Large-subunit ribosomal RNA, domain VI from an uncultured Gemmatimonadota bacterium, 272 nucleotides, folded computationally.

Context: one part of a larger RNA
Order: sequence, then C1' cells, then structure tokens
RNA sequence: CGUUGGAGAGUUGAGGGGUGCGGACUCUAGUACGAGAGGACCGAGUCGGACGAUCCGCUCGUGUCCCGGCUGUCACGCCAGUGGCAACGCCGGGUAGCGAUGAUCGGUACAGAUAACCGCUGAAUGCAUCUAAGUGGGAAGCUGUCCCCAAGAUGAACUCUCCCUGGGACCUUGAGUCCCCUGAAGGGCCGUGGGAGACCACCACGUCGAUAGGUGGGGAGUGGAAAGGCAGUAAUGCCCUCCGAGCUAACCCAUCCUAAUCGCCCGUGCGG
Repeated sequence: CGUUGGAGAGUUGAGGGGUGCGGACUCUAGUACGAGAGGACCGAGUCGGACGAUCCGCUCGUGUCCCGGCUGUCACGCCAGUGGCAACGCCGGGUAGCGAUGAUCGGUACAGAUAACCGCUGAAUGCAUCUAAGUGGGAAGCUGUCCCCAAGAUGAACUCUCCCUGGGACCUUGAGUCCCCUGAAGGGCCGUGGGAGACCACCACGUCGAUAGGUGGGGAGUGGAAAGGCAGUAAUGCCCUCCGAGCUAACCCAUCCUAAUCGCCCGUGCGG
C1' cells in the first nucleotide's frame, strides 16, 4: 500500500516446513525345520544407544563483586576496623538466569493409493497366459494421521463484538473544488518495565495503579560480623553468637514511600 466504511478479537487451512533411526535381551521355543550340528517366521515384552524438542526439582557448570579467607602496597593521624590498586589481585563457596554432563518426552499405531513382485478370472491364440476388458495382495518409500508456519491463498476467506446517521458555498456538473461544525470505536506518541528483544517488533502496566525502584517479611547463599569482656608474654582462643552471628544480586509475597503527571497526535460523519 492492497484486501471497497473503520476497528478489536477469534478462527478455517489452500500451501509450505518438520519428524521419519536402527540395536541387544527375554518369552513364544530349544518349538517348526533338521540325521545331527544348529535353529526360526509370525506375535508379545524389557533395556539401552544416537538424534531431536522442552525444562531446571535433582546432579554438575557459569554466575566480574553475594559471602568468606589470603598476600603486597597506598590511604583514612595511630591501634583496631575499613577502602583503593594488583587480570574480579589470588583463593574457597554461591542466589536468579543461562546451560549439559542432568530431567522429561518423541519416532508409533492405523487407513488409502502404489513399486518391484505374487495372484484370481480371462480372451486375442477352442490350449496356455496376472491383462487386453475386469479384479485382489504387496514397501522404512507416496498421501493422510503427529508437530510448526500459514488469507499478499491479490483466488486477499470466515465468525463475533464495537463505532460513526451534520451544515453550506461555487461552476468548468466532476469519484469536482472550497468553508464551518464534528473527531467516534480504536490506535499511536510519551512514561514505568519485561526469561520479549541488535534496532524495530512483541508483552505487562500507567493513580480506577503493584509496572520498576525502595522498604518489610520469606526463601536462598556465606559461615560466626563489629564493639565489648575473659584467658594467655604473644600469636591466638573462648563468651556474647553453631538451637546459626553479621552481611546478602537477579527469586517469592506484601506495601503507593519514589517514578509511571498533565497531556498531544492519528483515525471521521452509514460507506461508487
């Protein structure tokens, strides 16, 4: 821009894409078969592999500052306690998120039409012949079935709901030009944000409010803060405080304290 008034939702599915794997063991059954050695079809069940999708309860990883430990140096006057720099200075752990090495699920079954091939009936050709008329079986393959996209499918589909029911001038009488009134439903701008995201888009919210921050509580992490007291010459240890101190990011719940203020724009007037 189109889809022949505009708008918000919900669908249909032409068409397109994805998936499609094979193995071992057990039973049937040491059965059929076979002199024996050996050893099935058909059917039923179990296990695991590779591949794929989804997820983070478990395991494991990351987690650049969430907690703790350690060294050198500089600073806060000194002690103590902290802070800066040294690849996050180094090291031990680790929430959310993300992930795999972790977890769950998938390939099936069934139907239809077929290939090679196997048939039935059957002439041409009194026989024969699966084929010429007719008719059946038969693949991990094809079509459907399962999952995803999908009406720009210009062949532009369908359903529901919502919205708009003014006036005038001109002459070149046209899907003409101009003026006044009106501005709906709905959408956007803007703002607060998001397991959404390169931008855009998408989604939530904007005081009729829990959208983000803060705060309170919880969860989770770290692992016993500082100050003080006691013991010891001291390093250090103990108590307060392991029935868990102090600190604490992205998680959960709550709470209008802060910021989403006030507004502006687009979109018209019943549709040749």

The sequence was found in a public genome assembly.